[in-house]
Predicted 3D model of RNase P RNA and transfer RNA as a complex of 471 nucleotides. It holds a member of the Rfam family "Bacterial RNase P class A". Rfam classes the family as a ribozyme. Its mean pLDDT, the model's own confidence on a scale to 100, is 76.
């Protein structure tokens, strides 16, 4: 120093002078605020973005249970929690390498694998081999060729993304884990190592089992989302429409056709769909092949267009320390650090750096990314000009 | 600010792993004296982009992109 890997950090910095916001205090005001003076503090990010996951909080009945349906997937830890992280394991793929990126519960059962191929998991197409028949041929035989019927066979061909472990050797008619040895795989025991996934040495099964997908079981998960919700003000009309309910039955009292009590039978509500439980609410009239009236749901109209809380002290930041490989926790001390609402964080002037360009090296002229808080928090992803750190890696990189 | 859906021919819409389609529009050619209607053919697709999984993606899956509907 070149070209990479990996993992972390900043991404302008200061002065004036004018403003914009919010917070304290003091003055003046006032019944007490407001407004208005004056001092003084605060005042976008690493990603505030996508709105992808998770948590606080709020509501919706301060019980609950069960399918359904949707996430999630190797181990062990971290955390409030997570589908996020941090150490690791194994298998595949990429790279020369530092290293990256996928996957990794069960298989009892079921489907489905275009097109080519005989067959996509119950494999015979063409090839090889026995057997039985016809035929032919001359060398007349346990010959040979052709054909035909029934069988055997996954060794080699050809299809294909994927074709039934691989080499070699025995064996057989031919052949084949059919036997054998090595090798890779599964499955299962035993010893070591490690909390564990797991490895690594042995033993024992020929066990040789295709990729996907229903599925099957473990964990988990109520919906909604600060326009939640709360409270004050102002205003208005539940007008019209459509569905559906007011239905059973006991028990008491009395003035004898009322009232009170139960039943959970019945309807109606609901923490999204079903289902069961559990709370809550309901039982009116009439002139009864119906209608009024009240509840409840859906359409639909009408009126407000204003404030205040929620809102910013939090799983908070920052410095030191301990533990632990790490993510992260513990202890101590120090600091309060944006809250607006059509929405504030900005303009101007000098000055320092930082890239580019000219250049007489004395300067002199540009440029500065992504991208902008709106309930807070943990993360994931995305997008971004230059910059610095620290470990590494390229056979003998090059000096 | 928050929540959902949607993107496939020139419009409108189907397809939810296995060579991308319908109805209208365009073009030609029949018919017709001529349009139109009618019959027959045709030719238009980076199936929003970019990775990914997979023999193989419009489809399944991440992330972006652009439209649209809602929420006091």
């Nucleotide at each position: 120093u070149a070209a990479g890997c990996a993992g972390g950090c900043c991404g302008u910095u200061u002065u004036a002078u004018c403003g914009c916001u919010u917070c304290u205090c003091c003055c003046u005001g006032u019944a007490a605020a407001a407004c208005g003076g004056g001092a003084g503090g605060g005042g976008a990010g690493g990603a505030a973005a996508g709105u992808c996951c998770g948590g606080g909080c709020a509501a919706c009945g301060c019980a609950g249970g069960g399918c359904a349906c949707c996430a999630u997937g190797c181990u062990u830890c971290c955390u409030a929690a997570c589908g996020g992280g941090a150490a690791g394991a194994u298998a595949u793929c990429c790279g020369u390498g530092a290293g990256g990126g996928u996957a990794u519960a069960g298989u009892a059962a079921c489907g489905g694998a275009a097109c080519a191929g005989a067959a996509a998991a119950u494999a015979a197409c063409a090839g090889c081999c026995c057997c039985g028949g016809a035929a032919c041929g001359c060398g007349u035989g346990u010959c040979g060729u052709u054909u035909u019927g029934a069988g055997g066979u996954a060794a080699g061909g050809g299809u294909g993304a994927a074709a039934a472990g691989g080499u070699g050797g025995g064996g057989u008619a031919a052949g084949a884990g059919c036997c054998c040895a090595c090798c890779g795989g599964u499955a299962u025991u035993g010893g070591c190592g490690g909390c564990a996934a797991c490895g690594u040495c042995g033993g024992u099964a020929g066990c040789c089992g295709u990729g996907c997908g229903u599925c099957u079981g473990a964990u988990g998960g109520g919906u909604u989302g600060u326009a939640a919700g709360a409270c004050c003000a102002u205003g208005u009309a539940u007008a019209u429409c459509c569905c559906g309910a007011u239905u059973a039955u006991c028990u008491g009292c009395c003035u004898c056709g009322g009232c009170a009590g139960g039943u959970u039978a019945c309807a109606g509500u609901g923490c999204u769909g079903c289902c069961c439980g559990c709370g809550c609410u309901g039982g009116u009239c009439c002139u009864u092949u119906g209608g009024a009236a009240u509840c409840g749901g859906g359409a639909g109209g009408g009126g407000u267009a204003g404030g205040u809380c929620g809102c910013u002290c939090g799983a908070g930041g920052c410095c030191g320390u301990u533990g632990g490989c790490g993510a992260c926790a513990g202890c101590g001390g120090u600091c309060c650090c944006a809250g607006a609402u059509a929405a504030a964080u900005g303009a101007u002037a000098g000055a320092a750096g930082u890239c580019c360009g000219c250049u007489u090296c004395g300067g002199u002229g540009g440029a500065a990314a992504c991208a902008g808080a709106a309930c807070c928090c943990g993360g994931c992803u995305u997008a971004c000009a230059g910059g610095c750190c620290u470990g590494c890696u390229u056979u003998u990189a090059u000096u | 600010g928050g929540g959902c859906g949607u993107g496939u021919a020139g419009c409108u819409c189907a397809g939810g792993g296995g060579u991308a389609g319908a109805g209208c529009a365009u073009u030609u050619g029949c018919c017709u004296u001529u349009u139109a209607a009618g019959c027959a053919a045709a030719g238009g697709g980076u199936c929003g982009g970019u990775g990914g999984u997979u023999c193989g993606a419009a489809u399944c899956c991440a992330c972006c992109c652009a439209c649209g509907c809602u929420c006091a």